A computed fold for a 94-nucleotide RNA from a Gammaproteobacteria bacterium, annotated as SAM-I/IV (S-adenosyl methionine) riboswitch aptamer. Its mean pLDDT, the model's own confidence on a scale to 100, is 76. Its Rfam family is "SAM-I/IV (S-adenosyl methionine) riboswitch aptamer". Rfam 15.1 lists 567 matches to the family in 508 species. The source organism's lineage runs through Bacteria, Pseudomonadati, Pseudomonadota and Gammaproteobacteria. The sequence was found by an Rfam model in a public genome assembly.

RNA sequence: CCCACGCAUCAAGAGCGGUUAAGAACUGCACCAACCUGCACUUGGCAAGGUGGUAACCACGAUGCGCCCCAGCCGGGGAACCAAGGAGAAAAUA
Numbered sequence: 001c002c003c004a005c006g007c008a009u010c011a012a013g014a015g016c017g018g019u020u021a022a023g024a025a026c027u028g029c030a031c032c033a034a035c036c037u038g039c040a041c042u043u044g045g046c047a048a049g050g051u052g053g054u055a056a057c058c059a060c061g062a063u064g065c066g067c068c069c070c071a072g073c074c075g076g077g078g079a080a081c082c083a084a085g086g087a088g089a090a091a092a093u094a
Stems, first nucleotide, its partner, number of pairs: 006065005015029005030054003035050003038046002041088003067078004
């Protein structure tokens, strides 16, 4: 990186510019959402890291089940500002 199985969600929400023949793709900033990582545990919450998404149609479909660096394997290392920090449990201390 790809495939298979499994689990969860999906008719809600959110955009403009540039490249370009092109709602194909790339890219800049913004936004939606809260799937994974993170904020000591649970829950509520936050929205930093990662993916996804921001016309319609599209379910035999789509997305997620962290990221980056070194490394042949084993393995080793690193980052996550501001924010939210309410309630509760356990332990420790006083």